Predicted 3D model of a 271-nucleotide part of an RNA (large-subunit ribosomal RNA, domain VI) from a Dehalococcoidia bacterium. NCBI's taxonomy places the organism under Bacteria, Bacillati, Chloroflexota, Dehalococcoidia. Its mean pLDDT, the model's own confidence on a scale to 100, is 88. The RNAcentral record of the full RNA draws on ENA.
Context: one part of a larger RNA
RNA sequence: CGCAGGAGAUUUGAGGGGAGCCUUCCCUAGUACGAGAGGACCGGGAAGGACGGACCUCUGGUGUACCGGUUGUUCCGCCAGGAGCACCGCCGGGUAGCCAAGUCCGGAUGCGAUAAGCGCUGAAAGCAUCUAAGCGCGAAGCCAACCCCAAGAUUAGAUCUCCCAUCCCGAUUUCGGUCGGGAGUAAGGCCCCCCGUAGACUACGGGGUAGAUAGGCCGCAGGUGUAAGUCCCGUGAGGGAUUCAGCUGAGCGGUACUAAUAGGCCGAGGA
Numbered sequence: 001c002g003c004a005g006g007a008g009a010u011u012u013g014a015g016g017g018g019a020g021c022c023u024u025c026c027c028u029a030g031u032a033c034g035a036g037a038g039g040a041c042c043g044g045g046a047a048g049g050a051c052g053g054a055c056c057u058c059u060g061g062u063g064u065a066c067c068g069g070u071u072g073u074u075c076c077g078c079c080a081g082g083a084g085c086a087c088c089g090c091c092g093g094g095u096a097g098c099c100a101a102g103u104c105c106g107g108a109u110g111c112g113a114u115a116a117g118c119g120c121u122g123a124a125a126g127c128a129u130c131u132a133a134g135c136g137c138g139a140a141g142c143c144a145a146c147c148c149c150a151a152g153a154u155u156a157g158a159u160c161u162c163c164c165a166u167c168c169c170g171a172u173u174u175c176g177g178u179c180g181g182g183a184g185u186a187a188g189g190c191c192c193c194c195c196g197u198a199g200a201c202u203a204c205g206g207g208g209u210a211g212a213u214a215g216g217c218c219g220c221a222g223g224u225g226u227a228a229g230u231c232c233c234g235u236g237a238g239g240g241a242u243u244c245a246g247c248u249g250a251g252c253g254g255u256a257c258u259a260a261u262a263g264g265c266c267g268a269g270g271a
Base pairs, nucleotide, nucleotide: 001152005163006162007161008160009159010158011157015149016148017147018146021049022048023047024046025045026044027043033038051106052105053104054103055102059100060099061098062097066093067092068091069090070089071086072085073084074083075082076081112142117137118136119135120134164270166183167182168181169180170179171178172177188266189265190264191263192208193207194206195205196204213259214258215257216255217254218253219252220251222248223247224246229242230241231240232239233238
């Protein structure tokens, strides 16, 4: 920009893409078959591998904004307690998120038309013949079925809901109107702002005081592992009590304390 008014939702599916895998074991059955050795078709069941999708309850990884231990050094006047630097100094753990080695799920089934192949009926050619007319069966393959995208599918689809028919100028007029342009608006949308496991930007989604959107604060969960100070014991390094303490990022709730204030713009009149 289009989709013959302007919007907000929900959709149909022309078309396109993805997936499509395999093994072992058990039963049937030591049956059919075979002198024996061996050993099935058909059908049913159970595990597993690789691959793919999703997820984080579990098992774990990461987790440089969480907690603890510890070495050297500098500094906070000293002690105590801390801070900086040393690969996050090193080491032990670890929430959310992300992730796999973890968890769940997938390949199915049936239908249709077929290939090779196997047939029925059947002439040419009194026979024969699956083929010439005609009619069947028959694949991991084809068309659908399953999952995803999808109306720029210009053949531009469908359903539901909302908004209405204003004013001005110009041209034209058989005076009813018609055409073109513009202005405020409607439903609605955007800008702007607070944000998001949405994201390169954009887009997408939530919120904007009639508000829990983010931060703060409060509570809880989870993590670390028992803070500082004081007291007691020990000559001391240190140990014990207060103390399942203290601290705590992203998690779950609550609460208007802070910030989303105020405001601006666009947007139909229906060939």